This is a predicted structure of a 73-nucleotide RNA (transfer RNA) from a Candidatus Pacearchaeota archaeon. Its Rfam family is "tRNA". Rfam describes the family as follows. Transfer RNA (tRNA) molecules are approximately 80 nucleotides in length. It is annotated as a transfer RNA.

[in-house]
RNA sequence: GCCACAGUAGUUCAAUUGGCAGAAUAGCGCAUUUGUAAUGCGCAGAUUGAGGGUUCAAGUCCCUCCUGUGGUC
Numbered sequence: 001g002c003c004a005c006a007g008u009a010g011u012u013c014a015a016u017u018g019g020c021a022g023a024a025u026a027g028c029g030c031a032u033u034u035g036u037a038a039u040g041c042g043c044a045g046a047u048u049g050a051g052g053g054u055u056c057a058a059g060u061c062c063c064u065c066c067u068g069u070g071g072u073c
Stems, first nucleotide, its partner, number of pairs: 001072007010025004019056001027043005049065005
C1' cells in the first nucleotide's frame, strides 16, 4: 500500500434483514445489618467514532475521513 472486521452509557456487550436506543456491571439514593460487605427496590447516565447523502423515519443502507485489530505483499 491492499483486503476484511470492529467503533453504541465509566466498562463489557445487545438492538431480530430501516420503525420507542436496552441489559449487565460500575455510580447515587432507600431498605436490610450493631457496623461493613452481600442482598432487595428505585434513580440517573448515550449528540450510536467524525462529516455528508438516501428515506416519512438511519445504530442499521450509500460515500469520504479518523482510530483499533487481523490478514497479505

NCBI's taxonomy places the organism under Archaea, Nanobdellati, Candidatus Pacearchaeota. The sequence is in RNAcentral, with records from ENA. Its mean pLDDT, the model's own confidence on a scale to 100, is 82.